Record summary
This is a predicted structure of a 481-nucleotide part of an RNA (small-subunit ribosomal RNA, 3' major domain) from a metagenome. The RNAcentral record of the full RNA draws on SILVA. Rfam family: Bacterial small subunit ribosomal RNA. Its mean pLDDT, the model's own confidence on a scale to 100, is 84.
[in-house]
Context: one part of a larger RNA
Order: sequence, then C1' cells, then structure tokens
RNA sequence: UGACGGGGCUCACACAAGCGGUGGAGGAUGUUGCUCAAUUCGAAGCUACGCGAAGAACCUUACCUGGGUUUGACAUGCAGGGAUCAUCCCCAUGAAAGUGGGGGGAUUGCCUUCGGGUGUAACCUGCACAGGUGUUGCAUGGCUGUCGUCAGCUCGUGCCUUGAGGUGUUGGGUUAAGUCCCCUAACGAGCGAAACCCCUGUCGUUAGUUGCCAACGGGUCGUGCCGGGCACUCUAGCGAGACUGCCGGUGUCAAGCCGGAGGAAGGUGGGGACGACGUCAAGUCAUCAUGGCCCUUAUACCCAGGGCUGCAAACGUCCUACAAUGGCCGGUACAAAGGGAAGCGAAGCCGCGAGGCGGAGCAAAUCCCAAAAAGCCGGCCCUAGUUCGGAUUGCAGGCUGUAAUUCGCCUGCAUGAAGCUGGAAUCGCUAGUAAUCGCGGAUCAGAACGCCGCGGUGAAUAUGUUCCUGAGCCUUGUACA
Repeated sequence: UGACGGGGCUCACACAAGCGGUGGAGGAUGUUGCUCAAUUCGAAGCUACGCGAAGAACCUUACCUGGGUUUGACAUGCAGGGAUCAUCCCCAUGAAAGUGGGGGGAUUGCCUUCGGGUGUAACCUGCACAGGUGUUGCAUGGCUGUCGUCAGCUCGUGCCUUGAGGUGUUGGGUUAAGUCCCCUAACGAGCGAAACCCCUGUCGUUAGUUGCCAACGGGUCGUGCCGGGCACUCUAGCGAGACUGCCGGUGUCAAGCCGGAGGAAGGUGGGGACGACGUCAAGUCAUCAUGGCCCUUAUACCCAGGGCUGCAAACGUCCUACAAUGGCCGGUACAAAGGGAAGCGAAGCCGCGAGGCGGAGCAAAUCCCAAAAAGCCGGCCCUAGUUCGGAUUGCAGGCUGUAAUUCGCCUGCAUGAAGCUGGAAUCGCUAGUAAUCGCGGAUCAGAACGCCGCGGUGAAUAUGUUCCUGAGCCUUGUACA
C1' cells in the first nucleotide's frame, strides 16, 4: 500500500411492504447422464443450460458407415507436352460422386520460303505448393461477458518521508455522482460522472396526391367518392420551451434542501445509445485474423445414406392449464409498429376447414398482408375431472419442397391423459411499471411456445434500513500478500 475481519456513514427491488410467478401436472426447448457406427464441437456458480444456432428432412454439417479422388473443390508460379482442349451429344458401369469408351469440335498473336517455326487462355503430365471446423484462448490480435452506469482511477509540479509511499483524492456540508460549496501544503490537470447525440411529452413555423363536411358545391344504398380547401388531425424539417429562472422558508451572506406560483412538462421530465483504471491466465484458435506444433494417397477433397431429433433418469428456461374476474356461441367497437416484386396478393367463386381457383391493385402515408385481441351487448353452461383442461392415439385431408419413413407445419372427425393452485426452497417487478391482451419483424422453400420490436387494458405497495446479498467512503486490528 492492499486484501480480509470489526466499527461508523451511505446506496441498490438487497431486505421489508405488495403483486405475479418458478419448484407439483402435461408439453416445448436447452443441458447432464446413458445409449449409439455416429448421436459433431464449444459454453460450466453468480457471468453455462429457448447460450453460439436470427430457424439440422437433403443442403447446412464440422460426426458416422460405405463408395470414390490425390497438384487436388480453391490461389499463384515454373518446366515439359501438343491442338490434343472448353461448351455439347452418345454408350457402358454406378446409389451418386466418379470411372471407362466413342462422337463432334468454335476460337488465338507474331514471323513465314505457306512446308512450318514461335508464343498463349484452356487442358494434360510433373514440380513448388494448395487444403485442414486438426491442437494450443495458459503464445496472441480483434470482439464479448462480469463487477457496474458502481463513482471511482490517475497524472504534472510542489511539499512531507531514510524508504516503500503519502499529500492532492482527507475534513465540514451537499448531490444520483471525486456533483458542487467551504476549509485546507497544496495548486492545477486528465480518463470516468454530467452535458453534447437519438426517441418520447407541449407549442409555433414551413410544407400539403395522408387527413377534413371543419366551410361551400356536386354525387351515392353507402364511403373524402368528386370539385375544392390546408382550418384541424397527421406526417417530418426547422425553431421555442426547464435554467432551481421566480416567490417564501431553511442553510455558514455558500453549495444545496423544503414548500409554492406559473407551466404540457420541475428540480436528471420519461426512455435509449454511451461502460474509466482495472478484475476473473473469464469466454471465443469453430465468425475472422494469427505465432508455434501436427496431418499431406490423408487429420485434405467429392458423393450417397444415416446421425446432430436416440431415452431408464436428473436439472435450467418457457408454453398451456387446473376454471365462473371462467369456458362456449352470436353480434359489435378501438391500435401501434412493421413487411411486400423469384414479393404482398384484394374482390368473387369452391371447400366444414387447413387450403384451392382467381387475379384487381401495389416498388407502396395511395394497393396488399389485415382479422387486432382482451373489451362491450345478448344467450347457454351451474361446481361437475365438467360445455374446465387439452396430452396421447386412430383415420381422413391440406401446404412447402426433387424428396416429409427415420424427421416438417397446418386442418377436420374421433379419442380424450395428467392436472382441483403445487414441499423444502426460489425468481421478477416501484408506473404507463407488474400483470394481462393481441399485432408485426428478422432468420426462412417449409418449419417458433424462442428472440427482437409494437401498441391495448392497466394495478398493489414502500412504516422503514435491525437483518440477508452486493457495492462505495472513512476508521481500526492482523502472525496474510
């Protein structure tokens, strides 16, 4: 000086207060284990386990079995060959890859005595090399997680100390904050905090192929449908606005704190992006890059099939439920944010339905996906393993795709399992939050209960800091570094 233990001060959904879950059931998904020819590899307390995977039927694919190739699927160079060659066609063999054979045969510079010589893309032979998701994340770069959006981490000069080092950065207040004020052998400064950036909340302005009967006119069963108009809504550019600015109180005439006014918004308005010095030899050699090591007729490459989907069992994360604040049937409202050309696909027709036929319109504020759902109105069910719940299984179909057997999704009919609120334990959340309801998107031929977004409805509680967990500052002890 640190680390650890004790003490003081302080903070955080850390506890408490409260709401909803997980742990029990069925299923989905990841993992362990077991199994297997293979069930490719990595991730491992918090910080692995719906993680890499924003999508494994083939492909992907790295694994296994079998069949095949050896200058190679890919790059560059050298030597030799010679017009053999590419594209194309045919035959044999084969699961394909490939292997063997046959046919056909475009194009090319320079010199030329028109015989040819020489050179070259491609091809063949050989060589140098290619190739490796082989190994080492404890050789590395880059990127990332975590402590933690915690308030810290340092430097220059000066001063103090024999020195390590200290001071500054401690102290008194204050703040979300090493935020600011005061004091001060310190005076300043840097990286962080804050601000600058984006979204959102109010208003103004600019603009009008979205919006509006707001005002006028026309038309319709009806609809901004038409003329017309930018008022309003909206869209998206610019600007205003919030600064403890004003008032009162308090405080060290400070920083600030408390209350109030005005205001759409008040003391950081709400949210995001942004992560200091460092810690964990944290993670990744399988994104990529890269040193060393290793393989080179194989640890490289091609192909077919299989596997990554196996199932006694265990764990994590989720979905659906156990019902009446509910389930079912009929009717009827109101979003936001997105996507669309090898695409989104309307009307109409067929089908109980998945879907099919159809093809208007739309490179999209114009058309389409599109119905929002919970909600509201009316009706049925009457506490029952049920009109709850939907697993499982049978049959019949639909869609994508060369192909759904291993191994896809969806529909209809039938079947209707466990489950009556879950032990010890444990998780999230402080407001437009939790809870609940639907909608969209990426990936993608197809294949979400996952992920990333969007809006609708919309709570309860916080007396408080004794305790649990983590963190910051000061102080004290130490036989630890």